Parts: sequence; structure tokens; C1' cells
RNA sequence: GACGUGAGCUAGGCAGUCGCGGACAUCACCGGGAGGUGAUGCUUCGAGGAAAGUCCGGACACCAGAUAGCAGGGCGGUGGGUAACUCCCACCCGGGGAAACCCGCGGGAAAGUGCCGCAGAGAGCAGACCGCCGAUGGCGCGGCCACACGUGAGCCGCGCACAGGCAAGGGUGAAAGGGUGCGGUAAGAGCGCACCGGCGUCGCGGUGACGCGGCGCGUCAUGGCAAACCCCGCCCGGUGCAAGGCCAAGCAGGACCAUCGACCCGGCUAGGCGAGGUCCAGGUAGGCCGCAUAGAUAGAUGGCUGCCCAUGACAGGAUCCGGCUUACAGGCUCACUGCGGAG
Repeated sequence: GACGUGAGCUAGGCAGUCGCGGACAUCACCGGGAGGUGAUGCUUCGAGGAAAGUCCGGACACCAGAUAGCAGGGCGGUGGGUAACUCCCACCCGGGGAAACCCGCGGGAAAGUGCCGCAGAGAGCAGACCGCCGAUGGCGCGGCCACACGUGAGCCGCGCACAGGCAAGGGUGAAAGGGUGCGGUAAGAGCGCACCGGCGUCGCGGUGACGCGGCGCGUCAUGGCAAACCCCGCCCGGUGCAAGGCCAAGCAGGACCAUCGACCCGGCUAGGCGAGGUCCAGGUAGGCCGCAUAGAUAGAUGGCUGCCCAUGACAGGAUCCGGCUUACAGGCUCACUGCGGAG
């Protein structure tokens, strides 16, 4: 210097002016009340990295509820972090890349059940289509040999591919019972051997996932799928701020009154009826809180002017946090890899 990889920051800036929402202060007003409204102000605050999707996890709230379990659902390498998580960090294993680094819904398939479409001969304790072989047996021809002279008990050679042998090669498939090589064979094959892989076991290292090494096993028995049932381990009660809490007219209800009216009665008391007053409980309308150093209940961030960079992406809160995912123009910074150049 150009490419690549990873991480982070920014999200037009400054000034003026007009406007919008909230807080606070003062004044005025409305309402019976709880409370509310308006004006004014050298006062003060006012969207994001994702405010989004509402996908996880919590806080908070109410309801239900002894614990445990069943049902149902979720999660799943290991070790940490956390209030918690399916999140984050580090590591392991597998895959990709020359590397930096990236990707993985990553428990169990030798507990059981089930599935493996199409293609293909054969898809699970499999199979022989093409192909290879035909050692052995069979058939044919020839030779040797024998004699009864046209026959064959036997031997040799050649041929056929009939019985059969094989699974190396081809072909099918996502997948065909480890791979490479040498030996071996009629042809072949873990049939034998070496190495790699696999399984078992022991030792060492590591908190651990796991790694490394020794020994043994070629009947190496055990193909894949659990995002099929299932098994193992861990987690989960339900509903969400329209949760929920407080205040509280009117009407209706209850209690009390040496209050008033009329009724009953011969009269009085008592009683019940109506009105009035005081108090009470639940609670409707309504109001407030929940609610936040933005914060409403129809939802506030905008417009204009000037200068500069140079023309600015995705997009806007609604109970609050921690994450994940998705959208995103341009700009900036740092670290790293393998190259090329110069000193």
C1' cells in the first nucleotide's frame, strides 16, 4: 500500500426564532367533593440503537394454591457469569477457510417401538442387474492309451458358461455392512499383513467437556433418523398495567334521633308509615395513583432563517428492566491474518 477478518463508535453540526408536551412557581377560574382548567415565566426537561417484532427471561400486580406428583410444555457439549434466561464469556468436539477467523436446534440410535419415499438386484442381521471367475463338477471337441476297430474306465489339452463361486470394478441412491496399499486367489474378499479409522481397556494431563499414549479386538458385533414415539437430566401454577390500588356523588340498603307529620287508640306509651338529620358498609358515574430526571390517554420532538460538512439511512416511546431477532445511507477508530514495497 491494496485485499481479507473481528470489535467498537457515530446517526448531520452550530446559532437565532416561532411553536408543541411535561415539571415547578405565581395568579385567576371550574367542581358538592375527589380533583381539574387557563394565563404568565431571561426557569427547567423532552425518543432510539434499534423506541420495532412482542420471540425469550425477570421485576411488579392480582387470582389460585401445603409439599410432592400426574398431564402438558420448554431446554440439552463443558466450565463460569447473572435476579433470571433458550442470553453472555471462555473452552471442547464436528464442519469450512491458506490464515486471521467463521458456522453448528451439539444428551441417548449396543432399552424398546417405528420410519428410510423415488431409483435400485438389494435399504437392515441385505443383495447379484452389468461385470469378474469357472479352481471343482457337467457338456462338447482333439490328442495319448486300450482293445472286440468304433467305442471309451483313465490321463492331458482346448472350448462352452450348465451347476456354481465372488463382491474387486460399474450402475442406483441421502445412505449399499470402514478406507489406502501390499500379499493372496480361478476370480475375489479383514482372507492375511502394514498404516489410518472404529470399539474395549489401562495410564497420564485437564475442575470439566475432552486430549495424548500403551495394550487388546478383523465375529470391526454397533448404517441413518429422536425437528418420530420414547428414555435420561434440568426448568415451568395461571393471567397481564384494560394487572391492580386509593378516593368517591346520586339512587337503592342498614343503624340511630327527647325532630316533624299523619295512622292505630277512650287516652298515654309502644309500634309500624312518610319526611328530615347524623353515621355506616359495599360501590356505580367521576377523579387520582400505579407512571419513571420524556411520559400521554387520542397520544408532545416540528417549521423557518443563516453558516459549515456536504446533502443525512432505518425508523419514533405507552408499566419498567435484561436479552435475542429483524431494518439501517454515509462516516470514523482500534486490533489481527497472509501478501507486496521501502528503510

Bacterial RNase P class A from a Solirubrobacterales bacterium, 343 nucleotides, folded computationally. It matches the Rfam family "Bacterial RNase P class A". It is annotated as a ribozyme.